[in-house]
Context: one part of a larger RNA
RNA sequence: CUGGGCGUAAAGGGCGUGUAGGCGGAUUGUUAAGCAUGAGGUGAAAGCCCGGGGCUCAACCCCGGAAGUGCUUCAUGAACUGGCAAACUAGAGUUGGUGAGAGGUGAGCGGAAUUCCAGGUGUAGAGGUGAAAUUCGUAGAUAUCUGGAGGAACACCGGCGGCGAAAGCGGCUCACUGGUGCCAUACUGACGCUGAGGCGCGAAAGCGUGGGUAGCAAACAGGAUUAGAUACCCUGGUAGUCCACGCCGUAAACGAUGAAUACUAGAUGUGAGGGGAGAAUCGACCCCUCAAGUGGCGCAGCUAACGCGAUGAGUAAUCCGCCUGGGGAGUACGGCCGCAAGGCUAAAACUC
Numbered sequence: 001c002u003g004g005g006c007g008u009a010a011a012g013g014g015c016g017u018g019u020a021g022g023c024g025g026a027u028u029g030u031u032a033a034g035c036a037u038g039a040g041g042u043g044a045a046a047g048c049c050c051g052g053g054g055c056u057c058a059a060c061c062c063c064g065g066a067a068g069u070g071c072u073u074c075a076u077g078a079a080c081u082g083g084c085a086a087a088c089u090a091g092a093g094u095u096g097g098u099g100a101g102a103g104g105u106g107a108g109c110g111g112a113a114u115u116c117c118a119g120g121u122g123u124a125g126a127g128g129u130g131a132a133a134u135u136c137g138u139a140g141a142u143a144u145c146u147g148g149a150g151g152a153a154c155a156c157c158g159g160c161g162g163c164g165a166a167a168g169c170g171g172c173u174c175a176c177u178g179g180u181g182c183c184a185u186a187c188u189g190a191c192g193c194u195g196a197g198g199c200g201c202g203a204a205a206g207c208g209u210g211g212g213u214a215g216c217a218a219a220c221a222g223g224a225u226u227a228g229a230u231a232c233c234c235u236g237g238u239a240g241u242c243c244a245c246g247c248c249g250u251a252a253a254c255g256a257u258g259a260a261u262a263c264u265a266g267a268u269g270u271g272a273g274g275g276g277a278g279a280a281u282c283g284a285c286c287c288c289u290c291a292a293g294u295g296g297c298g299c300a301g302c303u304a305a306c307g308c309g310a311u312g313a314g315u316a317a318u319c320c321g322c323c324u325g326g327g328g329a330g331u332a333c334g335g336c337c338g339c340a341a342g343g344c345u346a347a348a349a350c351u352c
Base pairs, nucleotide, nucleotide: 003324004323005322006321007306008305012320014201015200016199017198021194022193023192025088027086028085029084030083031082033081034080035077036076037075038074039073040072041071042070049065050064051063052062053061054060091191092188093187094186095184096183097182098181099180103177104176105175106174107173108172109171110154115149116148117147118146119145120144121143125136126135162169163168206247207246208245209244210243211242215241216240220236221235222234223233258319259318261316262315263314266297268295269294270293273290274289275288276287301308302307325352326351327350334345335344336343337342
């Protein structure tokens, strides 16, 4: 080097972008690097293998041969791979038309609710629980009405609905902006796929500076419960949760299933869009059909089973990542990163 694997047994990188590299559609010509055939050189000796011989045999030793799958040079061949040249349109991209969407960023606006403040009505309770108590209330609470302040989140619509690479995204309006589906033809002409490093994005918590703080609420305090109760329940309550900027870079970052391509029964829901038919003023609606997405079944096939099954875990081929008994351990040490918390990379002794 070689094997077998990665939904649940160990194993898919959190996600993208893209460098090197690897791989790559269809046609013609050319080249001859890979490739094939032949020949030359080399491939030390000993050893191995074959034949023969010498020690009484053997081990051992001697002689001859073969082999030495390799490297190199020359010649020839041209199917495939590669190089070069030309040309192609099925991949990819561009154009025109049309469509859906919580995709992103910024600004403005809205109503419901909680809390607080002021005022009115009103009087003895309220709150909370399994039951209570801590707590609030005659300095007038709870309840109710009016007005005001402020912060955070957007009921219904709402949907195994939609969008996004993932993280994620949900009131309304405007501005800026990314991606994407369908239909149509024209254009470019393989411009493609993957992607070690690199770079970027990346929930929550946490960190730094400044602001904000209604509700909720680690820590903390008190009340209960209990043998105890550093908990579960209750009353409070600070960080935090929110905003701006800068860090952190993790997760059951999950479909526990990498990306892209082709092929491979059906029937059923949902769902932007295209085409057609009926009806009709147009539309809604119903039916047929094409088709991106998104679900539940299911044949073949696969699977240890569970199950998967055109959204594959099927059949192929390409590229990347990863695994190799349990513990020690995702730890130590070293290095890199970080303000820190810590992250990334990553062992061994020993032990079963």